[in-house]
Molecule: Glycine riboswitch aptamer
Organism: Rhizorhabdus wittichii
RNA sequence: AUCGACACUCUGGAAAGCGGAUGGGCGGCCUAUCGGCCGGUCAUCCCACCGAAGGGGUAAGCCGGACCGUCUCAGGUGCGGCGAAAGCUCUCAGGUUCCGUGACAGAGGGGGCCAU
Numbered sequence: 001a002u003c004g005a006c007a008c009u010c011u012g013g014a015a016a017g018c019g020g021a022u023g024g025g026c027g028g029c030c031u032a033u034c035g036g037c038c039g040g041u042c043a044u045c046c047c048a049c050c051g052a053a054g055g056g057g058u059a060a061g062c063c064g065g066a067c068c069g070u071c072u073c074a075g076g077u078g079c080g081g082c083g084a085a086a087g088c089u090c091u092c093a094g095g096u097u098c099c100g101u102g103a104c105a106g107a108g109g110g111g112g113c114c115a116u
Base pairs, nucleotide, nucleotide: 001116002115003112006110008108009107010106011105012104017047019046020045021044022043023042024041026039027038028037029036030035048096049095050094054092055090056089057088061082062081063080064079066077067076068075
């Protein structure tokens, strides 16, 4: 000097429930009282749904041996091992009006962790 793991800043960036039950506290309203009703919020549970924090799974092909079958061919069945990762898939986690979150992408100045 090149390179750029990584963090930071800015920009872009999806899907799916304003579902139900119970309870807590809060606010409002009604009631002579007891108490009742409503609203949004929080917690737990139930049902439905989404995939883009995180996490898990996966091919073709090759090898091995077993069984069936055959002309000691060919072929077939299932088993085990090796074998790329994802935006595919699962939905554990997370999420389900908007906001927000957010994989990923672009830009910027840093950056000696791996390298040349």